The RNA shown here (transfer RNA) has 73 nucleotides and comes from Sphenodon punctatus. RNAcentral holds the sequence, with entries from Rfam. The source organism's lineage runs through Eukaryota, Gnathostomata, Tetrapoda, Lepidosauria and Sphenodon. The coordinates come from a structure-prediction model, not an experiment, and the mean pLDDT is 82. Rfam family: tRNA. Rfam's curators write: Transfer RNA (tRNA) molecules are approximately 80 nucleotides in length. The family's RNA type in Rfam is transfer RNA.
RNA sequence: GCCUGGGUAGCUCGGCUGGUAGAACAUCAGACUCUUAAUCUGACGAUUCAGGGUUCAAGUCCCUGUUCAGGUG
Numbered sequence: 001g002c003c004u005g006g007g008u009a010g011c012u013c014g015g016c017u018g019g020u021a022g023a024a025c026a027u028c029a030g031a032c033u034c035u036u037a038a039u040c041u042g043a044c045g046a047u048u049c050a051g052g053g054u055u056c057a058a059g060u061c062c063c064u065g066u067u068c069a070g071g072u073g
Stems, first nucleotide, its partner, number of pairs: 001072007010025001012023002019056001027043005049065005
């Protein structure tokens, strides 16, 4: 240089054929407990990497850039 795949919550990930962005863990609060831990309940948490295009509507499709991983000359 070229090819392929990825970037979504603090972390790990899901999101199928475009239609109101979710789970588990973490954190916080409460219950329980002599206390802690464990367990249970609830809450909080996202400009979906950036910009543009298509569309009534984009995490999803198209283009460019950026970054990470792998492959290859």